[in-house]
Context: one part of a larger RNA
RNA sequence: UGCUGGUUAAGGAACUCUGCAAAAUGACCCCGUAACUUCGGGAUAAGGGGUGCCUCUGGAGGUUCACGCUUCCGGAGGUCACAGUAAAUCGGCGCUGGCGACUGUUUACUAAAAACACAGGACUCUGCGAACUCGCAAGAGGAUGUAUAGAGUCUGACGCCUGCUCGGUGCCGGUAAGUUAAGGAAGGGGGUUAGCCUUCGGGUGAAGCUCACAACCGAAGCUCCGGUAAACGGCGGCCGUAACUAUGACGGUCCUAAGGUAGCGAAGUUCCUUGUCGGGUAAGUUCCGACCUGCAUGAAUGGCGUAACGACUGGCGCACUGUCUCAACCAGCAACCCGGUGAAAUUGUAGUCGUGGUGAAGAUGCCACGUACCCGCAGCAAGACGGAAAGACCCCAUGAACCUUUACUGUAGGCUGAUAUUGGCACUUGGCAUGUUUUGUGUAGGAUAGGUGGGAGGCUAUGAAGCCGGAACGCCAGUUUCGGUGGAGCCGUCCUUGAAAUACCACCCUGAGCCUGUUAGGUGUCUAACACUAUGAUGUGAAUCCAUCUAUUGGACAGUGUCAGUUGGGCAGUUUGACUGGGGCGGUCUCCUCCCAAAGAGUAACGGAGGAGCCCAAAGGUACCCUCAGCCUGGUUGGCAAUCAGGCGAAGAGCGUAAAGGUAGAAGGGUGCUUGACUGCGAGACGUAUGUGUCGAGCAGAGACGAAAGUCGGGCUUAGUGAUCCGGCGGUCCUGAGUGGAAAGGCCGUCGCUCAACAGAUAAAAGGUACUCUGGGGAUAACAGGCUGAUCCCAUCCGAGCGUCCAUAGCGGCGAUGGGGUUUGGCACCUCGAUGUCGGCUCAUCACAUCCUGGGGGUGAAGAAGCUCCCAAGGGUUCGGCUGUUCGCCGAUUAAAGUGGUACGUGAGCUGGGUUUAAACCGUCGUGAGACAGGUUGGUCCCUAUCUGCUGUGGGCGCACGAAACUUGAGGGAUUUUCUCUUUAGUACGAGAGGAUUUGGAGGGACGAACCUCUGGUGUUCCUGUUGUCACGCUCGUGGCACCGCAGGGUAGCUAUGUUCGGUCAGGAUAAGUGCUGAAAGCAUAUAAGCACGAAGCCUCUCCCAAGAUUAGGUUUCGUUGGACCUUCGGGUCCUGAAGUCCCCUGGAAGACGACCAGGUUGAUAGGCUGGCUGUGUAAGGUUGGUAACAAUCUCAGCUGACCAGUACUAACGGACGA
Repeated sequence: UGCUGGUUAAGGAACUCUGCAAAAUGACCCCGUAACUUCGGGAUAAGGGGUGCCUCUGGAGGUUCACGCUUCCGGAGGUCACAGUAAAUCGGCGCUGGCGACUGUUUACUAAAAACACAGGACUCUGCGAACUCGCAAGAGGAUGUAUAGAGUCUGACGCCUGCUCGGUGCCGGUAAGUUAAGGAAGGGGGUUAGCCUUCGGGUGAAGCUCACAACCGAAGCUCCGGUAAACGGCGGCCGUAACUAUGACGGUCCUAAGGUAGCGAAGUUCCUUGUCGGGUAAGUUCCGACCUGCAUGAAUGGCGUAACGACUGGCGCACUGUCUCAACCAGCAACCCGGUGAAAUUGUAGUCGUGGUGAAGAUGCCACGUACCCGCAGCAAGACGGAAAGACCCCAUGAACCUUUACUGUAGGCUGAUAUUGGCACUUGGCAUGUUUUGUGUAGGAUAGGUGGGAGGCUAUGAAGCCGGAACGCCAGUUUCGGUGGAGCCGUCCUUGAAAUACCACCCUGAGCCUGUUAGGUGUCUAACACUAUGAUGUGAAUCCAUCUAUUGGACAGUGUCAGUUGGGCAGUUUGACUGGGGCGGUCUCCUCCCAAAGAGUAACGGAGGAGCCCAAAGGUACCCUCAGCCUGGUUGGCAAUCAGGCGAAGAGCGUAAAGGUAGAAGGGUGCUUGACUGCGAGACGUAUGUGUCGAGCAGAGACGAAAGUCGGGCUUAGUGAUCCGGCGGUCCUGAGUGGAAAGGCCGUCGCUCAACAGAUAAAAGGUACUCUGGGGAUAACAGGCUGAUCCCAUCCGAGCGUCCAUAGCGGCGAUGGGGUUUGGCACCUCGAUGUCGGCUCAUCACAUCCUGGGGGUGAAGAAGCUCCCAAGGGUUCGGCUGUUCGCCGAUUAAAGUGGUACGUGAGCUGGGUUUAAACCGUCGUGAGACAGGUUGGUCCCUAUCUGCUGUGGGCGCACGAAACUUGAGGGAUUUUCUCUUUAGUACGAGAGGAUUUGGAGGGACGAACCUCUGGUGUUCCUGUUGUCACGCUCGUGGCACCGCAGGGUAGCUAUGUUCGGUCAGGAUAAGUGCUGAAAGCAUAUAAGCACGAAGCCUCUCCCAAGAUUAGGUUUCGUUGGACCUUCGGGUCCUGAAGUCCCCUGGAAGACGACCAGGUUGAUAGGCUGGCUGUGUAAGGUUGGUAACAAUCUCAGCUGACCAGUACUAACGGACGA
C1' cells in the first nucleotide's frame, strides 16, 4: 500500500453519470390495509403489536395393557435482561412516467433488453397423389391429418378503434384487338448443271441435291381492360379575409391517385431547444402536467389507453447508512524478512543525469551550461514517444468476402406451346379446292341495275297474276324462296341512264349457304396405352413392400424425354473510372485562342479568361472593278439615328463562328464565267517516345477562269474530332482447301462509335458492409506536437468625435505598428510492425496580460464606494441545483470566487457518464442491403518497474595514526495567509445622508506542526449478559463452533471531530512612485557626480536537512604496550595485543530489512512473581426464601492484555576486529 472483513463521534446522499457499494428490512402469530382494477387482483400493500424462562390450569387429540410419552388450541400468575425469531437462515418500502400485456427465449466467451416468442386478430394459398418443404429421382415430411385442417405473411393479451388513395409496383381476374418462339408451310429466289444456243468470250437452263428467304397457322407472356391497401406504398402549395390588435370559421387559385381522419404530440420521434407556462427544489439542460410553431406523429410497417407483471429504463420521497464532509482504529491474507522451490513478456550494444538549444520539427546518447564519490534494498509511477497486438479509424489495392437491387450476364425452378410415348368414334370450327345455289340499293329513274358478251322474244295448265301463312337476307324500301289457296295471265323491246333488262343463255367478280375432299384446330365420348385406388386374391407360414390376377376410378389427359417462348437475386459469376492540398460531395477529363511563360521552342497548378463537337453549292475557283467605321455641313416627309450630296477621315470598319496574329498595294465589298471542295504521285522540311499531326515546290492526266503571264489539289490562319477489331454498300487485273464454279476473303473507295472517362479494358455492368477480412501507407485524414499566424487575444501610435465647457478623468471613428501562440483554421514535417480520445477524481507545477490581499500615479477623487493606469506572482482563490458535460444558467456565501501553459498537465494513477464496434427502437433518407456531427436503451479499461526521475533507508570506500563525542554552516528546503469586531471616532470630510486614513486591542476562518490530559472513536478475547448446538458420564460449573456468534461496556496504544502551538516583530537592498542638493543648458530639472524615503515582493530574521561542502571544515577527550629475531640503523618479521567497535544475546512508544535506541550479572533489558492503577460490575461455593424460574446474603465481590512500581525467580551465553 492492496484485497477480504469488523466498528465508528456529529451530520445523513452534501458523494456521484447514477444511493454504485454498503447499511437498513427480514421469521411466525394478531390487528390493520389506499388509489386503481380485466373484480382475479393490487396485498406480506402501507402501518402497528406480540414472542424468553417458570408455575398453576381448561379444551381437543395420537399412542399404550398400564405408568407414561407426545401434538394442537387456550387461560391466569410469576421472574430476569440493554436486548427473548437474542446466534444462523430470513422481503427495504412508497409516489409518478416510458416501453413491452403476462410466464417464457436470446448474442456458449463484453449486449437479457423496449429485441424474439406468445395467446388473440387479419390476409393469402390449399379439395387430398393438397398446398408447401427436402430430394436428380425413387421417396419422405405435411399426415396415418382433410378447410373448426394444413401452409405462408403481417400484427401481437384486453378495451375503444383502424380514415382517404388502385395513378406507380405487386397480386388476382378478363381476353376482342396488337405483338410474339419452336414447329408446320404455300411460294418465289440463289448455287450447281444434263441439255440447248453461241460471235467460242459466253448465254440460257429441267429434274434432283443444296443454301438462305418466307405469305399463312402458331400458346403463355407483354401491351390492353377491370379488381385488390390488415398487398409494397402514398396521404400538398400560394394569396386574401371579422368594426383595436391578433387569429382566420370564410373565399380565391394551382397541382394531385388521394391530399393525414380519430387519436396522440418538444415524444425512445422536436433541428432551432435548456421552446413557453405550471408543479416539484433554496437553486431543476433531467422529471411530471399542459400548450401545439408535428425540422421530420398517426392508425395491424397498427393508433390511443390499460389492471397485473419486469435482474428493463427515467424522476421524486421515507427509512437507512463511511457514498460523502473527512477520515480513524482493528482482524485475517498478501506485500516486507528468513528457509525451500522457481516462471514470463521483454532485451541493437550500453560506463543509461538536469536545463536551455539543435535536430525527421517533443534528446540519457549532439552543442552549451549546470549538477554528480561507488553499490544496494523498500516504495511511487512523470519519462524511456515503456511492454503487448505488421492500427480495427482514415486512405490506397484495376485485393477478398458476404449482403442488396428495376447493375450486367447467366441459371435451378415455375408457366406455356410443339413433338414423342399416343389410340378409336362422333360432332363441330377455320383455310383451300371442285361442284352447286345464291347476294349485289351513289344520283336520275316506275325501282335494291355487280361486270362483259350473245340476244327479240321468254315463262306459264308439269298451273300465271292476286291473296294467306312461314323462312332467309336487308340500306326497312323491298328482294329471294317454301307451303297453301287461286284459276289465266306475267315480262321484255318503249321513258330516264356512263352502262338495259334476271325476258332468256354463257363466262366471270364480291360476299354468303350447302355437298364432297383435303388440311389445321376445338368439343364430347370410348378403352386398350399410361396413372391411381382396393378395409380383394395368390406368391405367403409375418409383410401398409414388390410381382401377377381381379374390381373400381381417371384416361390418351396427366406424367416423362427433347425443342422453344416467357418468368426467374431462388442461385451463380462479375462490374461498379481517375484527377483530387486526405477521402467523400462538387467540379473536371478531347480539341482551339490568349495571359501565366522569365523577348528561340517548350513549360505546371482544382491558376486567370473565352470558345469548339459546326457552317457555306457559295461564304469555293478565276478574271475584272470598288474601299471602310465614325464625324461635320447641306438637303422633302425625316426626328440623335433610314436614303442623297460634299468634306474630314490609315483603318478606330469588315473578314460566317472564340481569341490572337494578320489584313485596304486585300484576306474586305461587288459582277461575269465556273466546279481544282480534281485523279495518280511527291523532292524536301516542321513537329515528334510511338501512333497521329503540319507545310510543300515540282511531274503526269483531265479541266476552270483569264487576251496572256498565270492562278486553282476548298474557305485570311489557327477548333468543328475518334486508333484497331467487327459489319454494310460500290468497284476490282487478286486468292478460290481434289478439279470447275460458288461461298468466303483480299485490294481500292465509302458508310456505321457524345467508344465525350474523347490513346478508345467488354457487344453487354449498379449499390451496401457498424458482421467484416487481407495486404500496404505516417507516400494520406481524425488526437497531440511542429511551421505559419489569416482568424483570435493583448498592447502601442495617430486623434475625427463623445464627455455641459474640455481630444486624451473615462471613452475613441477611419487608419498604422507590434507582441503572444490559449480559439477556428492553413500546411501535411515525426508517429498508421499503434503517440489511448472528452469530462470528472487525485496530485500538481509554471507564466503574469493580477481576481483578492500589499505599495503607488491620475480622477469628471469631498468622505465612503468606485473608474483607470503603474509596481508586485508571497500566499489565497467556496459549497450546492441542472446537465456526461468543458462551458453555461441558477441558489447561498466570500477578501476573492483570476486568465492561461504544461501531449486542450495527469488512464504502465483511478473512473468510463459522453464519443466510437457488435444487439435494439424511433424519426428522416433509400426499391433494397443499409445510412444519418439526429435522438434513445444496453455494452470486457491488461501490465509483477530493467533504466532515468522522485520519496525513503542502508553497505563500501574516502576525508594520510586509530577512536568517541560536541559542533560551524557553503548550500538546500519549509513557513509566508486573510477576515470580522472594537479603540482612536460617529472624529477628519460632508448641507445632509453617510463616513475614513492612522494607532492600539480582541476574536475567528482556512492552512500547518506536535500531542492524547480532556471530549470522543477504535480497542479480534479485559469484564459481563445471552441464543443455538456439541463436549467434559450426569447435575452444577466450564469449554468449542456459529462474522470476535450476537449484544452492553472498555485499559494501553493509535487517533480527530479533541488539545496545545505557529504565521508575528525587526533589519538590509530595492520596484512603481516621492524627494534633497545640483549642473550639462546662468533658468528649470529627483540625476549626469552625490544624498534620502518607498511594497504581502527580494535578502536576512524563524524552523528543518546539511562537511561525499572530494574545497571532505572546527573543537574537546581517549589510545599509541611488552617480548623474541633480523637490520643497509631508516626500519622489517613473528608473538602479545590499546582506546574503541562489532558479531552475538535480552529487548524497545525504533523499525519492511539493514539502521536507531535501552541493556547484557558491577545487571531491572524482557519474562515471571508481588503490590497498585484501570476496566467490568457483586464470581464460584455455601446459607436463607420461593413449588419453580429466580432472589437475597457472605461481597462494591471475582476476574483484570499492553499501564505504574518493586523484586534477580528465569533468560542476557559466547566470540571477533581494531593504530